A computed fold for a 126-nucleotide RNA from a soil metagenome, annotated as SAM riboswitch aptamer (S box leader). Of the family's consensus pairs, 97% are formed in the model. The RNAcentral record of the sequence draws on MGnify.
[in-house]
RNA sequence: CUCAUCCAGAGAGGUGGAGGGACCGGCCCUGUGAAGCCUCGGCAACCGCCGUGUGGCGAUGGACACAUCGCAGGCGGAAUGGUGCCAAUUCCGGCAGAGGUGCUCUGUGGAACUCUGGGAGAUGAG
Numbered sequence: 001c002u003c004a005u006c007c008a009g010a011g012a013g014g015u016g017g018a019g020g021g022a023c024c025g026g027c028c029c030u031g032u033g034a035a036g037c038c039u040c041g042g043c044a045a046c047c048g049c050c051g052u053g054u055g056g057c058g059a060u061g062g063a064c065a066c067a068u069c070g071c072a073g074g075c076g077g078a079a080u081g082g083u084g085c086c087a088a089u090u091c092c093g094g095c096a097g098a099g100g101u102g103c104u105c106u107g108u109g110g111a112a113c114u115c116u117g118g119g120a121g122a123u124g125a126g
Stems, first nucleotide, its partner, number of pairs: 001126006011040005019029003023094004041086003046082002049077004056071006090120001095117005103109001
């Protein structure tokens, strides 16, 4: 940089001793013990792995019916491998658009709220 996913799911113990939830705002968590580290456990199924009907593509063979093999995709499976994750939807919002009630000086305004798209971030694969 590209692509996919992000409203599901899953925590105890030890250590440590004041922070943490990326950033900003909000709102939360936290001495009934934060972060970090260690151990054990768990969740999920991205990669990898296993199986696989019809169909697709390719290769080989062919008696031109088809057969075999491979690849990608689809579907299913396991959880021994590589990651990831285990408060709150990525905790919510941030930018833009649409709708929009209250309010008001009735405005080319616009809180709350709803929807759509985007941005940022996270994780995986390349």